Transfer RNA from a Chthoniobacteraceae bacterium, 85 nucleotides, folded computationally.

[in-house]
RNA sequence: GGCGGUAUGGUGAAAUGGCAGACACAGCAGACUUAAAAUCUGCUGGCGCGUAAGCGCCGUGCCGGUUCGAGUCCGGCUACCGCCA
Numbered sequence: 001g002g003c004g005g006u007a008u009g010g011u012g013a014a015a016u017g018g019c020a021g022a023c024a025c026a027g028c029a030g031a032c033u034u035a036a037a038a039u040c041u042g043c044u045g046g047c048g049c050g051u052a053a054g055c056g057c058c059g060u061g062c063c064g065g066u067u068c069g070a071g072u073c074c075g076g077c078u079a080c081c082g083c084c085a
Base pairs, nucleotide, nucleotide: 001084002083003082004081005080006079007078010025011024012023018068027043028042029041030040031039045058046057047056048055049054061077062076063075064074065073
C1' cells in the first nucleotide's frame, strides 16, 4: 500500500429500517439474618429540571448523505485486529 473484520452503558452483549441497550454480570437500595454470606425484590447510559413521583434533551467510534424514520443502508475519515504484498 491492497483486501476483510470490529467499534453500542461499568462489563459481556441484544436489537437484520420502526420505543436503543433485551438478557446476564458487576454496582446501589431494600427484605431475610444476632451479624454476614447465600437467597429474594427493586433500581441501574449521560446531562438538565424537580423534595419526590416524574418530565425534557442528548446518546450506538467521528463527519456527512438517503429516508417519514438509521445502531442497521450509502460515502468519507479515525482507531484496533487479521490476511496479502
It matches the Rfam family "tRNA". It is annotated as a transfer RNA. The prediction has a mean pLDDT of 82. NCBI's taxonomy places the organism under Bacteria, Pseudomonadati, Verrucomicrobiota, Spartobacteria, Chthoniobacteraceae.